[in-house]
The part of an RNA shown here (small-subunit ribosomal RNA, central domain) has 348 nucleotides and comes from an uncultured bacterium. It matches the Rfam family "Bacterial small subunit ribosomal RNA". Rfam links the family to the GO terms structural constituent of ribosome and ribosome.
Context: one part of a larger RNA
RNA sequence: UUGGGCGAAAAGCGCGUCUAGGUGGAUAUGUAAGUCUGAUGUGAAAAUGCAGGGCUCAACUUCUGUAUUGCUUUUGGAAACUGUAUAACUUAAAGUACUGGAGAGGUAACCGUAACUACAAGUGUAUAGGUGAAAUUCGUAGAUAUUUGUAGGAAUGCCGAUGGGGAAGCCAGCUUACUGGACAAAUUCUGACGCUGAAGCGCGAAAGCGUGGGUAGCAAACAGGAUUAGAUACCCUGGUAGUCCACGCCGUAAACGAUGAUUACUAGGUGUUGGGGGUCGAACCUCAGCGCCCAAGCAAACGCGAUAAGUAAUCCGCCUGGGGAGUACGUACGCAAGUAUGAAACUC
Numbered sequence: 001u002u003g004g005g006c007g008a009a010a011a012g013c014g015c016g017u018c019u020a021g022g023u024g025g026a027u028a029u030g031u032a033a034g035u036c037u038g039a040u041g042u043g044a045a046a047a048u049g050c051a052g053g054g055c056u057c058a059a060c061u062u063c064u065g066u067a068u069u070g071c072u073u074u075u076g077g078a079a080a081c082u083g084u085a086u087a088a089c090u091u092a093a094a095g096u097a098c099u100g101g102a103g104a105g106g107u108a109a110c111c112g113u114a115a116c117u118a119c120a121a122g123u124g125u126a127u128a129g130g131u132g133a134a135a136u137u138c139g140u141a142g143a144u145a146u147u148u149g150u151a152g153g154a155a156u157g158c159c160g161a162u163g164g165g166g167a168a169g170c171c172a173g174c175u176u177a178c179u180g181g182a183c184a185a186a187u188u189c190u191g192a193c194g195c196u197g198a199a200g201c202g203c204g205a206a207a208g209c210g211u212g213g214g215u216a217g218c219a220a221a222c223a224g225g226a227u228u229a230g231a232u233a234c235c236c237u238g239g240u241a242g243u244c245c246a247c248g249c250c251g252u253a254a255a256c257g258a259u260g261a262u263u264a265c266u267a268g269g270u271g272u273u274g275g276g277g278g279u280c281g282a283a284c285c286u287c288a289g290c291g292c293c294c295a296a297g298c299a300a301a302c303g304c305g306a307u308a309a310g311u312a313a314u315c316c317g318c319c320u321g322g323g324g325a326g327u328a329c330g331u332a333c334g335c336a337a338g339u340a341u342g343a344a345a346c347u348c
Base pairs, nucleotide, nucleotide: 003320004319005318006317007302012316014203015202016201017200021196022195023194025089027087028086029085030084031083033082034081035078036077037076038075041071042070049066050065051064052063053061054060094190095189097187099184100183105179106178107177108176109175111173112156113155116152117151118150119149120148121147122146123145128137164171165170208249209248210247211246212245213244217243218242222238223237224236225235260315261314262313263312264311265310268293269292270291271290272289273288274287275286276285277284297304298303321348322347323346330341331340332339333338
């Protein structure tokens, strides 16, 4: 490479968008590039293979035929399929317009709330705090407790869900402004405009980095007290970065459904979210999601099962024994941390 694979054994890029490329609904007519079929030329000979002939057989054989699966062009033809050209189709892909309801979708601004801490003041007196037990620690300079006020930063209880939204990361107090997407219904219009997508571009938790703010609580580092043989820990008292905001980097995660995207098909049952139909109200039917249990089928088994890991199709990514190693070297990116790409010797 071929083949076989990718839920957990090696293997789905973290997610999107788009270029090249690949691939593509139903009809008619033409064309003939692919395709199919003739002819032509070539595929040296020998050898080899096969079918025969000849040495009495066999080996052998300067014998005969065939195979040589291929290529070629000047050429003749076929027209189903693919391509291509033209015309035309549509509740049948995709899009568009109108109407409607749902939502922690995004960005910005305003406001609220319990708790917490600090400060000020009142009452009040000896402890409080903490633990398995203690101590470090706080407190007669009046703590803890309790009451009132002020300030501050962060977070948004109940509702709340097996719920909702988003491409993913993720998104939750209230209100307002701006704004993206999905869904439903009956129609309107366009008429294959679709799908996938190497590169490219964008988004991307937490931690970390740069500049400037902010800092209540929590808390790496650090200090002390315990525990212990030791205790660079677990427990306790403190506590700085950080956590928060703005702008700019970083670009990684068990970025997980460990399951790429799209389309079609293949029993049911049950719950739920948002629409529509239906009903006096229900039942019931239907579309789009989110869950559970299962038929067929798949699977080594676990399990999956219309949200497939079933049956098929198109396109992309990736894997090919363990270690060495996600290392070395080179290159690119980055302020750095590092990230991306990514071997070999050797060894089992």
The coordinates come from a structure-prediction model, not an experiment, and the mean pLDDT is 85.